RNA sequence: AGCGUGGACGCGGCGGUCGCUCAUUUUCACCGCGAAGAUGGGAGGAAAGUCCGAACACGACAGGACACGGUGGUGGGCAACACCCACCGGCCUCGCUGGUGACGGCGAGGCCAGGGACAGCGCCACAGAAAACACACCGCCGAUGGCUCGCUUCGGCGAUCACAGGCAAGGGUGAAAAGGUGCGGUAAGAGCGCACCGCGGGUCUGGCGACAGCCCCGGCAUGGCAAGCCCCACCGCGUGCAAGGCCAAACAGUCCCCCGGCUGGUCCGGCCACAUGGGGACGGGUAGGCCGCUGGAGCCUGACGGCAACGUCAGGCCAAGAGAAAUGACCGCCCCGCCGCUUGCGCGGCGGAACAGAAUUCGGCUUACGCGACCACGCUGCGU
RNA sequence: UGCCGUGUAGCUCAGCGGCCAGAGCAGCUGCCUUACAAGCAGCAGCGCGUCGGUUCGAAUCCGACCACGGCAA
Numbered sequence: 001a002g003c004g005u006g007g008a009c010g011c012g013g014c015g016g017u018c019g020c021u022c023a024u025u026u027u028c029a030c031c032g033c034g035a036a037g038a039u040g041g042g043a044g045g046a047a048a049g050u051c052c053g054a055a056c057a058c059g060a061c062a063g064g065a066c067a068c069g070g071u072g073g074u075g076g077g078c079a080a081c082a083c084c085c086a087c088c089g090g091c092c093u094c095g096c097u098g099g100u101g102a103c104g105g106c107g108a109g110g111c112c113a114g115g116g117a118c119a120g121c122g123c124c125a126c127a128g129a130a131a132a133c134a135c136a137c138c139g140c141c142g143a144u145g146g147c148u149c150g151c152u153u154c155g156g157c158g159a160u161c162a163c164a165g166g167c168a169a170g171g172g173u174g175a176a177a178a179g180g181u182g183c184g185g186u187a188a189g190a191g192c193g194c195a196c197c198g199c200g201g202g203u204c205u206g207g208c209g210a211c212a213g214c215c216c217c218g219g220c221a222u223g224g225c226a227a228g229c230c231c232c233a234c235c236g237c238g239u240g241c242a243a244g245g246c247c248a249a250a251c252a253g254u255c256c257c258c259c260g261g262c263u264g265g266u267c268c269g270g271c272c273a274c275a276u277g278g279g280g281a282c283g284g285g286u287a288g289g290c291c292g293c294u295g296g297a298g299c300c301u302g303a304c305g306g307c308a309a310c311g312u313c314a315g316g317c318c319a320a321g322a323g324a325a326a327u328g329a330c331c332g333c334c335c336c337g338c339c340g341c342u343u344g345c346g347c348g349g350c351g352g353a354a355c356a357g358a359a360u361u362c363g364g365c366u367u368a369c370g371c372g373a374c375c376a377c378g379c380u381g382c383g384u
Numbered sequence: 385u386g387c388c389g390u391g392u393a394g395c396u397c398a399g400c401g402g403c404c405a406g407a408g409c410a411g412c413u414g415c416c417u418u419a420c421a422a423g424c425a426g427c428a429g430c431g432c433g434u435c436g437g438u439u440c441g442a443a444u445c446c447g448a449c450c451a452c453g454g455c456a457a
Stems, first nucleotide, its partner, number of pairs: 001380007009372003012334007020042009044355001048366002051364005056240004068236005073087005088114001089112010115231002120229002122225003137171002139167003144162003148159004179197006198220001199218004204213003244291004253282006260272004298317008335352007385456007394409004402440001411427005433449005
């Protein structure tokens, strides 16, 4: 310097002018709605998808069990999580390396929805002999037998055919074939025997643990799928700010009063009417308004503890809250990038983007996305 | 803003993890008819919304995304 991987960061700065919106406040106006001014605030890393986890609110609920749903190595973090950190185990790629071989070791990087397949059930198409406590198509061997052939020292031997039977080495099928490699062994073979590799079990040691290591035992005895049913452990009530609470027009409703007519000089009283109208009270509650509504598991800095996620302490800060939706435009100077001109100083032009737009609030995950700059690690090249 | 559901051929829909991805209507060809329709016979349609994962194997199981539809004042 280049390439790759991972992590974390920014989305121009200052000043001015004109707008939008919210809060506070002043003045004016006022039944009510308001108007003007001042001061201060005004999008994101994803505000998105609504996929998880919570807060909060209402409803339901004695306790337990069943059902249903979710999670799934271990330990830790967190309010909680399907999130994060560390570790364990497995798989893959590259490089180096040991071994005849099966296979092993080291380094770097990536991935893992990673409990249980002797609790039970189910599935494994096609092909293939056989697909799960299996099996023999080709094949290998072969007691015995033959009006067979060859050799013969006449005892037999070899070849060939048939065949009781033995075998699973090799071929072949498949995604997968009932441990593998090497040596021995055998009629041929076979964990049949041995060594090693793998696997399973046990003691001991180390570790909180997942697990790892040494040694011993077992010849190997039971393939895969649980993002199939299921089993085990743990977790889980339902609905969601259009949750929910408060105030409360108009119209309609219920109740009361008044207004009317007759009697009557008048009032009270009595009787009739109670259609329309007026007034008052009431309940639920619509329109509408207010609250919930942003000070919170909050942010920044420092110290300490911890490998880390994170935690504790101290100091500082307040930073949208309009419920149909504001956050914009222009000018000047500076900064950054690109292009053009120029020997150069420099000058001029363009641009500061892509994805995108807060709507109860947080913690995550996922998805979309351009440019700039930084850190760490690995590899390669060059220089010293 | 929140909560649900559905994507398979031109249309309407079926579809146990493997069996050829199918049916009806529509389309095309032929027969029938003077001709059309109906009917009969045959043909083509290469299509599981997209991308990953699990699995030997995915339309089907799981996840993410996309599109469409519905409900709640």

Two RNAs folded together computationally: RNase P RNA and transfer RNA, 457 nucleotides in total.
Rfam match: Bacterial RNase P class A. Rfam links the family to the GO terms dimeric ribonuclease P complex, ribonuclease P activity and tRNA processing. The family's RNA type in Rfam is ribozyme.